Bacterial RNase P class A from a Dehalococcoidia bacterium, 393 nucleotides, folded computationally. Model confidence (mean pLDDT): 75 of 100. It is recorded under the gene name rnpB.
């Protein structure tokens, strides 16, 4: 320098003018202070908090699924193992069980779990072509996948039938906290799919701030009381009941308040740990409002892109071939002429950098109870570490 890998972060600044919301002060005019994010998003996981339910256990249903650790908890994070990809840095993995059972395996193919299409071999029939029976998964063909792989022996032909190595399985020994790794021995074996049902292990009660709590008006209705002030009808009087009037109570609607932002909080440092993280010390307070404010315009600056101009550096090309070097020839002996070598410049192309001028762009998005994660979106930019290749010292 080029091509990559991993991680962290920023994502506009200043001023003027016009505005918005909240809090505090003030009688008021007004003044002072505060006002979005890395994802506030999707609402996909896990919690806090609140209410309801609950003796305990099970069924059903759902989730998770290598090991060890972290955490309030997790399907998250860290470290490691195994498998796969990459020369490497590094990346990816839904990574328990397929000899418990059931099911599925498109097309092709004889056969996708017990199968013989071609071929090979044996036996029988036939004069022969050929036919029938049996053996064979070594060869051909089909397929994503075909009966552990390669080689040798063996056999009628073959076959773990036998042997060597490899892979797998079982046992055993050693290492490790474990997943696993390594050695030895053994008999030779059984297709794949569990993000198919299923089996095994672990976990799981439900609803969500419109949770939930408090205060309280008018009207209508409900319950209780009184009729004391005035009544209505039941023929009259008394009692009673109904309506009515008045008072009280509780519930609902509506409105207000709380919940509400000091919290598993943020920053810095030390210690322990490979790390995630934990502990300790110091500092800080950082929107809170249930339909919702946090904005707009202009100027200057910053950043990026495009176009043009000129400058510098690098690189490649570059003749009717400078100087130099060398060679040949001539002669008046140091000059001339011819040849060879030769890219330093002019000039041209490309790349990089900064300067000037003009034009364009400056994202994704947006709090609504709060945290921890995951995922997704994002103009443009910065920094750190690492790998491979080439060049220079």
């Nucleotide at each position: 320098c080029a091509a990559g890998g991993a991680g962290a972060c920023c994502g506009g600044g200043u001023g003027a003018c016009c505005g918005c919301c909240c809090c505090g002060a003030g009688c008021g005019a007004u003044c002072g202070g505060g006002g979005a994010g890395g994802a506030a998003a999707g609402u996909c996981c896990g919690a806090g908090c609140u209410c309801c339910a609950c003796c305990g256990g099970g069924c059903a249903g759902g989730a998770u699924g290598c090991u060890g650790g972290g955490u309030a908890a997790c399907u998250c994070c860290c470290a490691g193992g195994a498998g796969g990809g990459g020369c490497a840095a590094c990346c990816c993995u839904a990574c328990g069980g397929a000899a418990a059972g059931u099911g599925c395996c498109a097309c092709a193919g004889a056969a996708a779990c017990a199968c013989a299409c071609c071929g090979c071999c044996c036996c029988g029939a036939g004069g022969g072509a050929u036919c029938g029976g049996g053996g064979u998964a070594a060869g051909g063909g089909u397929g994503a996948a075909a009966u552990g792989g390669u080689g040798a022996g063996g056999u009628a032909a073959g076959a773990g039938c036998u042997c060597a190595c490899c892979a797998g399985c079982a046992g055993u020994c050693g290492g490790g906290a474990g997943a696993c790794c390594g050695g030895c021995u053994g008999g030779c074996u059984g297709g794949g799919c569990a993000a198919a049902c299923c089996c095994c292990a672990u976990c799981c009660g439900g609803a969500g701030c419109a949770a939930g709590g408090c205060c309280a008006a008018a009207u209508a209705g409900g319950a209780g009381g009184a009729c004391c002030a005035u009544g209505g009808g039941c023929g009259c009087c008394c009692g009673g009941a109904c309506c009515g009037u008045c008072c009280u109570c509780g519930g609902g609607u509506u409105g207000g308040c709380c919940g509400c932002u000091u919290g598993a909080g943020c920053c810095c440092g030390a210690u322990g740990g490979c790390a995630a993280c934990a502990u300790c010390g110091g500092g800080c307070c950082u929107a809170g409002g249930u339909a919702a404010a946090u904005g707009g315009u202009c100027a200057c600056c910053g950043c990026c892109c495009c176009u043009g101009g000129g400058c510098a550096g690098g690189u490649a090309g570059g003749a009717g071939g400078a100087a130099g070097u060398u060679u040949c020839g001539a002669c008046u002996c140091g000059u001339c002429g011819g040849g060879a070598u030769g890219u330093a410049a002019a000039c041209u192309g490309c790349c990089u950098g900064g300067c000037c001028a003009g034009g364009g762009g400056u994202a994704c998005a947006g709090a609504a109870c709060u945290c921890g994660g995951c995922u997704u979106a994002c103009a443009g930019g910065u920094c750190u570490c690492c790998u491979u290749g080439c060049c220079c010292c």
Rfam family: Bacterial RNase P class A. From the family's description: Ribonuclease P (RNase P) is a ubiquitous endoribonuclease, found in archaea, bacteria and eukarya as well as chloroplasts and mitochondria. It is annotated as a ribozyme.